This is a predicted structure of a 342-nucleotide part of an RNA (small-subunit ribosomal RNA, central domain) from an uncultured bacterium. Model confidence (mean pLDDT): 87 of 100. RNAcentral holds the full RNA, with entries from ENA and SILVA.
Context: one part of a larger RNA
RNA sequence: CUGGGCUUACAGGGUGCGUAGGCGGCUUAGCAAGUCAGGUGUGAAAGCCCCCGGCUCAACCGGGGAACUGCGCUUGAAACUGCUGAGCUCGAGUCAGCUAGAGGUACACGGAACUUCCAGUGGAGCGGUGAAAUGUGUUGAUAUUGGAAGGAACACCGGAGGCGAAAGCGGUGUACUGGGGCUGGUCUGACGCUGAGGCACGAAAGCCAGGGGAGCGAACGGGAUUAGAUACCCCGGUAGUCCUGGCCGUAAACGAUGAGUACUAAGUGUUGGGGGAACCCAGUGCUGUAGUUAACGCAAUAAGUACUCCGCCUGAGUAGUACGUGCGCAAGCAUGAAACUC
Numbered sequence: 001c002u003g004g005g006c007u008u009a010c011a012g013g014g015u016g017c018g019u020a021g022g023c024g025g026c027u028u029a030g031c032a033a034g035u036c037a038g039g040u041g042u043g044a045a046a047g048c049c050c051c052c053g054g055c056u057c058a059a060c061c062g063g064g065g066a067a068c069u070g071c072g073c074u075u076g077a078a079a080c081u082g083c084u085g086a087g088c089u090c091g092a093g094u095c096a097g098c099u100a101g102a103g104g105u106a107c108a109c110g111g112a113a114c115u116u117c118c119a120g121u122g123g124a125g126c127g128g129u130g131a132a133a134u135g136u137g138u139u140g141a142u143a144u145u146g147g148a149a150g151g152a153a154c155a156c157c158g159g160a161g162g163c164g165a166a167a168g169c170g171g172u173g174u175a176c177u178g179g180g181g182c183u184g185g186u187c188u189g190a191c192g193c194u195g196a197g198g199c200a201c202g203a204a205a206g207c208c209a210g211g212g213g214a215g216c217g218a219a220c221g222g223g224a225u226u227a228g229a230u231a232c233c234c235c236g237g238u239a240g241u242c243c244u245g246g247c248c249g250u251a252a253a254c255g256a257u258g259a260g261u262a263c264u265a266a267g268u269g270u271u272g273g274g275g276g277a278a279c280c281c282a283g284u285g286c287u288g289u290a291g292u293u294a295a296c297g298c299a300a301u302a303a304g305u306a307c308u309c310c311g312c313c314u315g316a317g318u319a320g321u322a323c324g325u326g327c328g329c330a331a332g333c334a335u336g337a338a339a340c341u342c
Base pairs, nucleotide, nucleotide: 004313005312006311008295012310014201015200016199017198021194022193023192025088026087027086028085029084030083031082033081034080035077036076037075038074039073040072041071042070049065050064051063052062053061054060091191092188093187095184096183097182098181099180103177104176105175106174107173108172109171110154114150115149116148117147118146119145120144121143125136126135162169163168206247207246208245209244210243211242215241216240220236221235222234223233258309259308260307261306262305263304266287267286268285269284270283271282272281273280274279291298292297315342316341317340324335325334326333327332
C1' cells in the first nucleotide's frame, strides 16, 4: 500500500461550529478538460513470451513475431463527471399562525429541614454500636417551646416524562436570550452534506486571587475491631464542597454504537402538534418478521440494504512509558517510540 475491520474480541475523536479538501437534486443548450473510439508517431537494443534455426542435447547463441498494457499529435462521439449559460422545486433556508419544555444568563424572593446562639420548662443522663469506647452533660446537656442568625440544597408534583450538541439542566417570579415541533405553502432557488488543520464549549477532582463556610467531609487526631488494621464501624475534623474572576481539558466524557441522506413486515405504550374520524408528522420506550451477527443480540432511534465525508485499529508485554516538541502556575495534558521478552 492492498485487503479487512471499529456495541461487547484491537479500533468512533468528549461535543459542537467551521477553513481547505472530498462528495453533491431535477430539466435544458453549449464547450470538450476527464471519459470513449479511429488514425498516426514514439515506446532503443538486450531480456520475458511464441515460432524457427546453430553448437551431438541443454545451458548458451542466431533469426522472425508478439508484447512493451505508456505517452504525444490528430480526427471524431457527447451518455456520464467537469466547466459555462438558462430554468425548476422535492433538498436547504425564509415567512405567517400555533405550540411544549429542569435549554442558557442575570437579578429578586420563598418555605421545610439543618447546625449554632439567646431565653423559658425540666433535672441526669445523652450519644453511639454487632457489642462498646472515645465524645458530651449539674459551668444544667439530651428532650421540649418560642425567637434570632447563617450557609447549602430545593420534599411532594416527578414520570423507562421533558429540554440541550455534549458536558449537563429540577423551589417561585421578572428581564434578556438560543434551539426544536406542528399547520399553511409566502419568498429565495441547490444556497447542500461532511469536515484534515483551526476555534469554541466541556462532569468531578485539582490550581491561582478574593469572599463565604450550615451540613458533609480526603488528609489528620482519637475510640473500637483485628494476629496486625496505615481500612471497613464510631467520636471529632482541615482542605474541599458554595459564590466571583481566571486556569486546567481529563472521565466507564457510555448507547462502550461518528455525522448526513434514502430505502426495508408488523404490534404496543408514552410526550408535543395537526385532524370530525380513520389516521398523519416530530420525539422517546418495549416486543418482534425479513435481514444481519462469532454469539449475545440489533432489528425504521439498525448492529439491515446502499451512498458520501471524517476519526480510528493492525499480536501480548515493555507503555500511554522514554526522548523530542507544544500547552500549563503546578498537578499534568497532547503527540508518542524502540531495545528486549514471549